[in-house]
Predicted 3D model of a 514-nucleotide part of an RNA (small-subunit ribosomal RNA, 5' domain) from an uncultured Bacillota bacterium. The coordinates come from a structure-prediction model, not an experiment, and the mean pLDDT is 82. Its Rfam family is "Bacterial small subunit ribosomal RNA".
Context: one part of a larger RNA
RNA sequence: GGACGAACGCUGGCGGUAUGCUUAACACAUGCAAGUCGAACGAGCAAAAGAGAAGUGCUUGCGCGGAUCUUUUAGAAAGUGGCGAACGGGUGAGUAACGCGUGGGUAACCUACCCUAUGGAAAGGAAUAGCCUCGGGAAACUGGGAGUAAUGCCUUAUAAGAUAUAUUUGUCGCAUGGCAGAUGUAUUAAACGCUCCGGCGCCAUAGGAUGGACCCGCGUCCCAUUAGCUAGUUGGUGAGAUAACAGCCCACCAAGGCGACGAUGGGUAACCGGUCUGAGAGGGCGAACGGUCACACUGGAACUGAGACACGGUCCAGACUCCUACGGGAGGCAGCAGUGGGGAAUAUUGCGCAAUGGGGGAAACCCUGACGCAGCAAUACCGCGUGAGUGAAGAAGGUUUUCGGAUCGUAAAGCUCUGUUAUUGGGGAAGAAAAAAAGACGGUACCCAAGAAGAAAGUCCCGGCUAACUACGUGCCAGCAGCCGCGGUAAUACGUAGGGGACAAGCGUUGUCC
Numbered sequence: 001g002g003a004c005g006a007a008c009g010c011u012g013g014c015g016g017u018a019u020g021c022u023u024a025a026c027a028c029a030u031g032c033a034a035g036u037c038g039a040a041c042g043a044g045c046a047a048a049a050g051a052g053a054a055g056u057g058c059u060u061g062c063g064c065g066g067a068u069c070u071u072u073u074a075g076a077a078a079g080u081g082g083c084g085a086a087c088g089g090g091u092g093a094g095u096a097a098c099g100c101g102u103g104g105g106u107a108a109c110c111u112a113c114c115c116u117a118u119g120g121a122a123a124g125g126a127a128u129a130g131c132c133u134c135g136g137g138a139a140a141c142u143g144g145g146a147g148u149a150a151u152g153c154c155u156u157a158u159a160a161g162a163u164a165u166a167u168u169u170g171u172c173g174c175a176u177g178g179c180a181g182a183u184g185u186a187u188u189a190a191a192c193g194c195u196c197c198g199g200c201g202c203c204a205u206a207g208g209a210u211g212g213a214c215c216c217g218c219g220u221c222c223c224a225u226u227a228g229c230u231a232g233u234u235g236g237u238g239a240g241a242u243a244a245c246a247g248c249c250c251a252c253c254a255a256g257g258c259g260a261c262g263a264u265g266g267g268u269a270a271c272c273g274g275u276c277u278g279a280g281a282g283g284g285c286g287a288a289c290g291g292u293c294a295c296a297c298u299g300g301a302a303c304u305g306a307g308a309c310a311c312g313g314u315c316c317a318g319a320c321u322c323c324u325a326c327g328g329g330a331g332g333c334a335g336c337a338g339u340g341g342g343g344a345a346u347a348u349u350g351c352g353c354a355a356u357g358g359g360g361g362a363a364a365c366c367c368u369g370a371c372g373c374a375g376c377a378a379u380a381c382c383g384c385g386u387g388a389g390u391g392a393a394g395a396a397g398g399u400u401u402u403c404g405g406a407u408c409g410u411a412a413a414g415c416u417c418u419g420u421u422a423u424u425g426g427g428g429a430a431g432a433a434a435a436a437a438a439g440a441c442g443g444u445a446c447c448c449a450a451g452a453a454g455a456a457a458g459u460c461c462c463g464g465c466u467a468a469c470u471a472c473g474u475g476c477c478a479g480c481a482g483c484c485g486c487g488g489u490a491a492u493a494c495g496u497a498g499g500g501g502a503c504a505a506g507c508g509u510u511g512u513c514c
Stems, first nucleotide, its partner, number of pairs: 001514004006510005013384006019377002021342001026340003030337003035083003040080002045075001046073006055064004090295003099220008109212002114208007122156004132145005161188012193200002221267003228258003233255006240248001270292004274285004297318005320331004348374001350373003356370001357368004387417004397408004421455001423450005431441001458503005463484003469498005479486002
């Protein structure tokens, strides 16, 4: 000198764009943050239309009445079922590791929804929730009985194909082997569902796309005042597990494996694109934004599923908090707001799904604290303003003086203008894309008019480094100070005043890095 997610002191007009718990991965009141589909399913409720029993009025073939049935419609809530909830959002505790970065490999792998292509969907069955009923419990919840539906579940058939296995042919390679084909055996599908009749769905296989999984080379902080470490340890055979390779797990066998090219141990730490600095080499950092990883009260475990060992799922244990009829139960903000606490220190319990994107749905649409916006904060960067011109009697006044003057100073006043910003009034968007509709922001930005210089300047410094000097007070006192050093009676260094210098809605200090 530059930089900052900064803080503190004094001061503070406006706008735009960003940023805002760096500390206790401390504890959390309250609300919201993941639902959706009636075009998968049954039953009930509600409304409308039609038919209409019992009963009843009489004018005896017409009223009243409405049990019940059928059809249709749109709606809300619970249940079965499907898809989603593994994304999106948060945090950085752990991790020195194939975790991350980079470059490769998989002839050792998986992939719902989506796209392309081929071939299919035959025949049956048993349940179960809701509902009804009888209970238990303070509650959370839960037991028995009867009975019902499906794109829920099960059995059988079929098998172009796929898988496994045996035999075999061709071909290729990079070692194990791969690819294509033939024959035999075995195994394996489906929802003639829904429909507004347009379609949407279902099953198998192949390919693609997307997303992942695993393996390897290289790189990745400090300590040797850490020198030896290791028994599933290193390798083999066999069996198992997995989507898949593998001590991944197990049985047996062998005795190996790593290490001064730093093993092991200890400390610290999420990594990167980047960012700050620097001429560069390098050094520091890893906030915001983007990619990867890990975690979700602490520890452990699996279930479901294409995908989790699952933040707003389940189970077990623990700590803590809450409810209780003492028998037993409930909870997890490192989602968005917000509260307490800690701290030098960090914001609203806001508006909207209008846009972008996501989930469900055929769609209408619903949900979305993602997101878009608004609020707060000079926290940072950028821009603008606090007036412009003229004006010498060099006014008054202040300070100083050698008493002549000098200086503040064209500064003020006065005169002539302007209207940025702020204020008030009027108009008023783009953002909405393909016919229409749909704008939270927002009556915002922007435009026009009005009036008045009116409402808008501070902070630090002035001995040298270092731009800027005098007077008074003080008298090694009070005090200053980044370093050198000032102050003991003429202090340009302390305090005040006048003057001056620097930067400016900021200025100075502190902290950290280069």